A computed fold for a 373-nucleotide RNA from a Bacteroidales bacterium, annotated as Bacterial RNase P class A. It is recorded under the gene name rnpB. Its Rfam family is "Bacterial RNase P class A". It is annotated as a ribozyme. The organism belongs to Bacteroidales, within Bacteria. The coordinates come from a structure-prediction model, not an experiment, and the mean pLDDT is 76.
[in-house]
RNA sequence: AACGGCAACCGCUCUAUCGCUGGCAGAGCAAUCUGCGAGAGGAAAGUCCGGGCAGCACAGAGUCGCCAUACUUCCUAACGGGAAGGGGUGUGAACCUGCAAAGGCCACACUACAGAUAGUGCCGCAGAAAACAGACCGCCGGAGCAAUCCGGUAAGGGUGAAAACGCGAGGUAAGAGCUCACGACGGGCACAGUGAUGUGCCUGAUGGUAAACCUUAUGGGCUGAAAGACCAAAUAUACCGACAGUUAAGGGUUGACUCGCCCGUUGUCGGGGGGUAGGUUGAUAAAGGCAGCCGGCGACGGUUGUCUUAGAUUAAUGAUAGGGGGCCGCCUUUUGGCGGUUACAGAACCCGGCUUACAGGUUGCCGUUUCUU
Numbered sequence: 001a002a003c004g005g006c007a008a009c010c011g012c013u014c015u016a017u018c019g020c021u022g023g024c025a026g027a028g029c030a031a032u033c034u035g036c037g038a039g040a041g042g043a044a045a046g047u048c049c050g051g052g053c054a055g056c057a058c059a060g061a062g063u064c065g066c067c068a069u070a071c072u073u074c075c076u077a078a079c080g081g082g083a084a085g086g087g088g089u090g091u092g093a094a095c096c097u098g099c100a101a102a103g104g105c106c107a108c109a110c111u112a113c114a115g116a117u118a119g120u121g122c123c124g125c126a127g128a129a130a131a132c133a134g135a136c137c138g139c140c141g142g143a144g145c146a147a148u149c150c151g152g153u154a155a156g157g158g159u160g161a162a163a164a165c166g167c168g169a170g171g172u173a174a175g176a177g178c179u180c181a182c183g184a185c186g187g188g189c190a191c192a193g194u195g196a197u198g199u200g201c202c203u204g205a206u207g208g209u210a211a212a213c214c215u216u217a218u219g220g221g222c223u224g225a226a227a228g229a230c231c232a233a234a235u236a237u238a239c240c241g242a243c244a245g246u247u248a249a250g251g252g253u254u255g256a257c258u259c260g261c262c263c264g265u266u267g268u269c270g271g272g273g274g275g276u277a278g279g280u281u282g283a284u285a286a287a288g289g290c291a292g293c294c295g296g297c298g299a300c301g302g303u304u305g306u307c308u309u310a311g312a313u314u315a316a317u318g319a320u321a322g323g324g325g326g327c328c329g330c331c332u333u334u335u336g337g338c339g340g341u342u343a344c345a346g347a348a349c350c351c352g353g354c355u356u357a358c359a360g361g362u363u364g365c366c367g368u369u370u371c372u373u
Stems, first nucleotide, its partner, number of pairs: 001369010012324007020039002023036005041344001045355002048353005053224004066220005071085005086113001087111006095104003114215002119213002121209003136157002138153006165183002168180003184206001185204008228281004237273001239271007250263004288307008325342007
């Protein structure tokens, strides 16, 4: 220097013209006009997790079920998020211990990482056998002239994702944790550590599977801004009052009839509740950003200073033209010329995360290759 990986950050700009949504000021009776100033993101996205806020439900206790989470400690308002650490797995070069198996040390990557020694179930195909156990080949013993048969055997071969702990020695007819040392694994005790865990000693038995049921521990009411609160037109109108009309329907008042009265009925006016259109609010300054200092390995916390008006509701934040910048390709000795490209995407109550998309660029670290010294 080129390329690649990881992390953090940025993610086009200027001018002119024409527009859009709010705010302030002015003019106007009003409609509206004029001026000034403001107007998307790192993910505004997916709506996956957690919270604020709001309504509804339960308002006492317990059991069962359902869902989620699952190494430890810490951070945080909270989290299934983050930081630091522990364990495990894989890869890599050298080194160390060891006969070997295996272990140690270093770097990097990955890791839903409670329990398979609570119980139940399952383990396709292949294979003799997939688990209270297993003999296909081989090996060994016996019988038999032989073919073959009976028995022993899990060292070796073969099948398989997985084969009954590994390795060395003893032992044996041949073998086998059958015995012993070492190693892998589980449990107990002691010590170290806040803890996961590690080290040492003792001891035990051995397939896998919990992203099978299950067990253990912890947490969890439901809904979601179209939540909710307030104001409220026109039209119709429950109900109430006043006035007027009608006895044209009806009822009551008498034993019956008439008149009267009352209820009712019709209309007008007034009051009035609920609901609709519409409007206001919720709703934009917040667990807020930046910088310094202090504490902490870190996530983060404390403190001081300083900064900040997006708020639409059919849904504004744009369009056109020109110039410039970045990147790519071609041409050119160079200056430069021509062409292409300039991403992903578009707030809708707010906040913290996660995940996904993204032209191009900057910085830091690491790796590979090449060149120079």